[in-house]
RNA sequence: AGACGUCACGUCGGGAGAGAUCGGCUUCAGCGCCGGCGCCGAAGGAGCAACCGCCCCGGAAACUCUCAGGCAAACGGACCGCGUGACGAAA
Numbered sequence: 001a002g003a004c005g006u007c008a009c010g011u012c013g014g015g016a017g018a019g020a021u022c023g024g025c026u027u028c029a030g031c032g033c034c035g036g037c038g039c040c041g042a043a044g045g046a047g048c049a050a051c052c053g054c055c056c057c058g059g060a061a062a063c064u065c066u067c068a069g070g071c072a073a074a075c076g077g078a079c080c081g082c083g084u085g086a087c088g089a090a091a
Stems, first nucleotide, its partner, number of pairs: 004088007012081003019037001021036005038071003044067001045065003051059003
């Protein structure tokens, strides 16, 4: 010097899937609440595994489950990009 990497943050951008379902209550209506059936997976959580390791055991997915969450809009949303900070850091 600082390509690049890891983590965190954001007033940033993109961001899917599945009933605006049925009954009751409430309301001018909608929203909302309770119950039922049907569904979704990309908050979170859990399970198994390729693989990895310090190999007794442990870590581990966008796979699986659907406890939670979600099924008009809104909110949320894994992940990706951008920016900032910290740490490390090749030529």